The part of an RNA shown here (large-subunit ribosomal RNA, domain IV) has 343 nucleotides and comes from Mimachlamys varia. Rfam family: Bacterial large subunit ribosomal RNA. Gene Ontology terms of the family: structural constituent of ribosome and ribosome.

[in-house]
Context: one part of a larger RNA
């Protein structure tokens, strides 16, 4: 110098993207415990006290025994053993959970309800899943699924409180307007009409005017579908502009006119939400692009693409306080080893 393991003056996160590492809390026991809450919980919240060891006293309860030929029972009762507590007095030490081993704690937001999965070998999560809702398809030879077309190798030896598909994601308060597009579902007087199945003409085939086959034209039938109407969003998906208007100024409860399928309601909101943007006001700081509360047109928020709140719970992940500390001011030291080069 490197590596490991240690100490450390005063300070005490000034370090750093971040308290990363480190420290510091730890054990049993006895007090005692907030807000919130789904009342279950939060909680080992926090915050405090004792803890060796000798004696004395009390208090308690177990085991054996008094118990008889055998086997059971057992008291306000004796006797014996080993514990446990609690008082009180005394002792020893820097230190009594005297060593190892053994939660730091406390507020407040995102997000996702929770336990739980997951990128074997850079991601464990706000990402999957979940119970819970909700739509939708299936009447049983059931819809769906299979490279096997039938499957006594599926669902299912099941029957709509069943099985298949999609969606959202506990519970709580709610889930607004639109069916014009695009798909679904149902109808279907009229219109359009594929394929089918039929007729006749013609032409070709042949010696031939019959039959057959083939081709083309017309026309009949059946009739998928489409047009066309309705339904239908917890289907796919969308939710407006211009003017002008209150006793300074501003805004504009009002009023006018255009569009449309309707014209964003409820709620939340510089957001895990483009920029602008370090927004503006408070709060925290000596001092803050940080953070929490508030405002608020967000012209790019918003409702099962779920929307807002939420107790628990999280090796998720912002911010703040408190303990703590060589993370840092600013380095110093000790112990063990390692390292060029010689043998």
């Nucleotide at each position: 110098u490197u590596u490991a393991u240690c100490u450390u003056a005063a300070g005490g996160a000034a370090c750093u993207c971040g308290g990363c590492a480190a420290a510091a809390u730890g054990a049993c026991u006895c007090u005692g415990u907030a807000a919130g809450u789904u009342u279950g919980c939060a909680a080992g919240a926090a915050a405090g006290g004792g803890u060796g060891c000798u004696a004395a006293u009390u208090u308690u309860g177990g085991g054996c025994u008094u118990a008889a030929a055998g086997a059971g029972u057992a008291a306000u009762a004796g006797g014996u053993u080993g514990g446990a507590a609690a008082u009180u007095a005394g002792u020893c030490u820097c230190g009594g959970a005297a060593a190892a081993g053994a939660g730091g704690g406390g507020g407040u937001g995102u997000c996702g309800a929770c336990u739980g999965u997951u990128u074997a070998c850079c991601a464990a999560a706000a990402a999957c899943a979940u119970a819970g809702u909700u739509u939708u398809c299936a009447g049983u030879a059931a819809a769906g699924c299979c490279u096997u077309u039938g499957g006594c190798u599926u669902g299912a030896a099941g029957g709509a409180u069943u099985g298949g598909a999609g969606g959202u994601g506990a519970g709580g308060c709610c889930u607004g307007c639109c069916c014009a597009a695009u798909g679904a579902u149902u109808g279907u007087a009229u219109c359009u009409a594929a394929a089918u199945u039929u007729a006749a003409a013609u032409a070709a085939u042949a010696a031939a005017c019959a039959a057959g086959u083939u081709a083309u034209u017309u026309g009949a039938u059946u009739a998928a579908a489409g047009a066309c109407a309705a339904u239908u969003u917890a289907a796919u998906g969308g939710c407006c502009g211009c003017g002008g208007u209150a006793a300074c100024u501003c805004u504009g409860a009002c009023c006018g006119u255009g569009a449309u399928a309707a014209u964003g309601u409820a709620g939340c909101g510089a957001a895990a939400u483009a920029a602008a943007u370090a927004g503006c006001c408070a709060a925290u700081u000596a001092a803050u692009u940080g953070u929490u509360g508030g405002c608020c047109a967000g012209u790019a928020u918003g409702a099962a693409u779920g929307g807002c709140g939420u107790a628990a719970c999280g090796a998720a992940u912002g911010c703040c306080c408190u303990a703590c500390u060589g993370u840092c001011u600013c380095a110093a030291g000790a112990u063990a080893a390692a390292g060029a080069c010689c043998g």

Model confidence (mean pLDDT): 81 of 100. The source organism's lineage runs through Eukaryota, Opisthokonta, Bilateria, Pectinidae and Mimachlamys. The full RNA is in RNAcentral, with records from SILVA.